A computed fold for a 73-nucleotide RNA from Millerozyma farinosa CBS 7064, annotated as transfer RNA. Rfam family: tRNA. The family's RNA type in Rfam is transfer RNA. About the family: Transfer RNA (tRNA) molecules are approximately 80 nucleotides in length. Model confidence (mean pLDDT): 81 of 100. RNAcentral holds the sequence, with entries from ENA and GtRNAdb.
């Protein structure tokens, strides 16, 4: 330098153009317990890597760039 893959709460992931962007873990509160753990219930936390474009409508499609990974040279 070229090709490909990935980027979504603190972490790991789902979401194949339309509904309120969900799940698990973590954290916090609470119930249970003598207490802790486990378990039950609840809550906080995201403007979906950046900037544009297409569309009535974009996390999803297209382009640029950024970051990480794999391969080729």
């Nucleotide at each position: 330098g070229c090709u490909c893959c990935a980027g979504u709460g603190g972490c790991g992931c789902a979401g194949a153009g339309g509904u309120u962007a969900g799940c698990g873990c973590u954290u916090c509160g609470u119930g249970c317990u003598u207490a802790u753990a486990a378990c039950g219930c609840g809550a906080c936390g995201g403007u979906c890597g950046u900037g544009g474009g297409u569309u009535c409508g974009a996390a999803c499609c297209c382009c640029u760039c950024c970051u990480g990974g794999a391969g080729c040279a």